[in-house]
A computed fold for a 72-nucleotide RNA from a Marinilabiliales bacterium, annotated as transfer RNA. The coordinates come from a structure-prediction model, not an experiment, and the mean pLDDT is 81. Lineage of the source: Bacteria > Pseudomonadati > Bacteroidota > Bacteroidia > Marinilabiliales.
RNA sequence: GCCUCCAUAGUUCAAUGGAUAGAACGGUGGAUUCCUAAUCCACAGAUCCAGGUUCGAUUCCUGGUGGAGGUA
Numbered sequence: 001g002c003c004u005c006c007a008u009a010g011u012u013c014a015a016u017g018g019a020u021a022g023a024a025c026g027g028u029g030g031a032u033u034c035c036u037a038a039u040c041c042a043c044a045g046a047u048c049c050a051g052g053u054u055c056g057a058u059u060c061c062u063g064g065u066g067g068a069g070g071u072a
């Protein structure tokens, strides 16, 4: 240089073009407890960036950025 794959919450992962983007762990508040742990309830928190297609994009297309692998 060329080819392939990946990028979603603090972390690990879901989501077949139609929903309020979901779960676990973690965080915060509350209940319980003499206190702590455990348990239960509630809350906050994300689609890498810029365009395009579409009535509608996390999903499809183009370019870019970052990461991983392959190839001489």
Stems, first nucleotide, its partner, number of pairs: 001071007010025004018055001027043005048064005

Its Rfam family is "tRNA". Rfam classes the family as a transfer RNA. The RNAcentral record of the sequence draws on ENA.